Model confidence (mean pLDDT): 83 of 100.
Transfer RNA from an uncultured Rhodobiaceae bacterium, 74 nucleotides, folded computationally.
Rfam family: tRNA. Its family is annotated with triplet codon-amino acid adaptor activity in the Gene Ontology. About the family: Transfer RNA (tRNA) molecules are approximately 80 nucleotides in length. By type it is a transfer RNA.
It was read from a public genome assembly.
[in-house]
């Protein structure tokens, strides 16, 4: 060059056309516990669902293109 396959909070990740207001973990913040920390308990912030088209009545989701990243193959 070809091919698959993948992009979702800071990180990791669930989910896949309407149906909840997008899942959950660590992380962050506050309060509770403690003499104090750790641990653990409760609540809260935090996501343009890569980016621009397209098909829909309606896209995070399904098409295409573009960029970012992974594995095969020359």
């Nucleotide at each position: 060059g070809g091919g698959u396959c993948u992009g979702u909070g800071g990180u990791c990740u669930a989910g896949g056309g309407g149906u909840u207001u997008a899942u959950g973990a660590c992380g962050u913040c506050g309060c509770c516990c403690u003499u104090a920390c750790a641990a653990g308990g409760c609540g809260a912030a935090g996501a343009u669902c890569g980016a621009g088209g397209g098909u829909u009545c309606a896209a995070u989701u399904c098409c295409c293109u573009c960029c970012g990243g992974a594995c095969c193959c020359a």